[in-house]
Context: one part of a larger RNA
RNA sequence: GGCGUGCGGUGGAUGCCUAGGUGCCAAGAGGCGAUGAAGGACGCGGGUGGCUGCGAAAAGCUUCGGGGAGCUGUCAACCAAGCGUUGAUCCGGAGAUGUCCGAAUGGGGAAACCCAGCACUGCGAAUAGCGGUGUUACCUCCUACUAAAUACAUAGGUAGGCAGGAGCUAACCAGGGGAAGUGAAACAUCUCAGUACCCUGAGGAAGAGAAAACAAUGAGUGAUUCCCAAAGUAGCGGCGAGCGAAAUGGGAACAGCCCAAACCGAUGUCACGCAAGUGGCAGCGGGGUAGAGGGUCCACGGUAGGACUUUGACUGGCUAGCGGAAGUCUCUGGAAAGAGACACCAAAGGGCGUGAUAGUCGCGUACGCGAAAGCCGGUUGGAGCUGAGUGGGUUACCCAAGUAAGACGGGACACGUGCAAUCCUGUCUGAAUCAGCCGGGACCAUCCGGUAAGGCUAAAUACUCCUUGGCGACCGAUAGUGAACAAGUACCGCGAGGGAAAGGUGAAAAGAACCCCGGCAAGGGGAGUCAAAAGAACCUGAAACCGCAUGUCU
Numbered sequence: 001g002g003c004g005u006g007c008g009g010u011g012g013a014u015g016c017c018u019a020g021g022u023g024c025c026a027a028g029a030g031g032c033g034a035u036g037a038a039g040g041a042c043g044c045g046g047g048u049g050g051c052u053g054c055g056a057a058a059a060g061c062u063u064c065g066g067g068g069a070g071c072u073g074u075c076a077a078c079c080a081a082g083c084g085u086u087g088a089u090c091c092g093g094a095g096a097u098g099u100c101c102g103a104a105u106g107g108g109g110a111a112a113c114c115c116a117g118c119a120c121u122g123c124g125a126a127u128a129g130c131g132g133u134g135u136u137a138c139c140u141c142c143u144a145c146u147a148a149a150u151a152c153a154u155a156g157g158u159a160g161g162c163a164g165g166a167g168c169u170a171a172c173c174a175g176g177g178g179a180a181g182u183g184a185a186a187c188a189u190c191u192c193a194g195u196a197c198c199c200u201g202a203g204g205a206a207g208a209g210a211a212a213a214c215a216a217u218g219a220g221u222g223a224u225u226c227c228c229a230a231a232g233u234a235g236c237g238g239c240g241a242g243c244g245a246a247a248u249g250g251g252a253a254c255a256g257c258c259c260a261a262a263c264c265g266a267u268g269u270c271a272c273g274c275a276a277g278u279g280g281c282a283g284c285g286g287g288g289u290a291g292a293g294g295g296u297c298c299a300c301g302g303u304a305g306g307a308c309u310u311u312g313a314c315u316g317g318c319u320a321g322c323g324g325a326a327g328u329c330u331c332u333g334g335a336a337a338g339a340g341a342c343a344c345c346a347a348a349g350g351g352c353g354u355g356a357u358a359g360u361c362g363c364g365u366a367c368g369c370g371a372a373a374g375c376c377g378g379u380u381g382g383a384g385c386u387g388a389g390u391g392g393g394u395u396a397c398c399c400a401a402g403u404a405a406g407a408c409g410g411g412a413c414a415c416g417u418g419c420a421a422u423c424c425u426g427u428c429u430g431a432a433u434c435a436g437c438c439g440g441g442a443c444c445a446u447c448c449g450g451u452a453a454g455g456c457u458a459a460a461u462a463c464u465c466c467u468u469g470g471c472g473a474c475c476g477a478u479a480g481u482g483a484a485c486a487a488g489u490a491c492c493g494c495g496a497g498g499g500a501a502a503g504g505u506g507a508a509a510a511g512a513a514c515c516c517c518g519g520c521a522a523g524g525g526g527a528g529u530c531a532a533a534a535g536a537a538c539c540u541g542a543a544a545c546c547g548c549a550u551g552u553c554u
Stems, first nucleotide, its partner, number of pairs: 001553009015539001016504002020475002022472007029464002031168002039101003042055003046079002049075003061095006070083003106115003116136008138165003141161006172203001173201005183190001187238001213221002225252005235243002256456003263286003267282006291434001293399004297392004305386002308384012321369003327342005343360002345349001351363003405429008415441001436451005491498002511538001514526004
């Protein structure tokens, strides 16, 4: 020195555990904000650093309920001083207070700071100075007053308004813009993809939506949205890569309406006129709303029903809670819930905790009950408002124009210019009015379908920042969130930004009094606690690695 064996150190794997995560389901909610939000700064405690809570009334104030013996949040123990059955702490509803910043809004500003005006007011001799309260941003709209160039008028100015807006917010939604890596085995058309991303806007959903629709030439459907098929079909396509319908069938859910115009009126203004009056224009009231074409005109008729608003009655739920069955003994053990014996409950043998494994110990569970106040619904009554319908007639009026449609250039349709219908429109043109017009995938004819150029509309559908309940062949501390812990913390970075590690004594601190060595240490030896030191560097305690002892070989 090697190997073997033994005993240790180091280290923190493994096993077991779970306070935290994660996914889904159901219900709720789907917003907050100038009455100052989201998010913060700074403060508030007898002693107070963090977190939580709160705001100079500052771990809190008032009130109404619940509840019933302890309490003064927590890391985190303690001291002091208090409070509480005359009902505290605690839980819930409604209020009060609410510094400064922040849309931030009196002005400024390097957020949490600086400096003002006006009105009222306190101290003051004071017009000085120092305070208190309220108010003063901008835009839009409404009302009133005033008012030029310019006669009327208007612009503008001034005042008032708990009128509206602004800003924040996870996904879902609509619109305006809009890539590239990639694929095509290169690459430009094409694809990725109208995706990512940016902006604007809105709602609890959004958008769409009551046929100028399909279909078919027999016969039919009847607003929109969503799902399953049709179908990877028909098609599109450097006919490459790839892209990719619709009809129709089956389902979910169902709901239909209002205006413009003709016509009739009143108001204002202008024109003509002596006037009566007539006409134009503007906004307003009635009327009217569709394809068996409808309405305007005439005659008859005010009913069924109903969106919305308001006001009662009854009732369901949410935001605190209450009751809630049934077991003892013996043995082992530190400890009984284990074993044995004999019982009991069960609309309750889900689950959790308790010194090991508990239906009957505790919390609960099944079941039953409960709200002063606030909020959300349901049913029903009243009031306001609205309100369908039928018949006839005419060829007179109306039936949405810079529109349809066309040309050029693009875009959207599964459809890349193609035989290219259909939709949108930047440029240029530019109809008809029901004897009209549009569509049925070039186009023409015939047939069939439908009424564009105004608007609204629930449900079925999408999503989850969030609340509650439930569940999991999801994770179990290198996993699961980055975060089970001081976590978006420590730390790094000028900054945008990046971003950790770190869980476990024990049933109970009973957390080792006292003695000895030692440096008034560390640590150790006794003693003591405990079932056990499991001794705080604390469950278990692997390996690498480092030692000590010994056997043997060299």
Molecule: large-subunit ribosomal RNA, domain I
Organism: Myxococcus qinghaiensis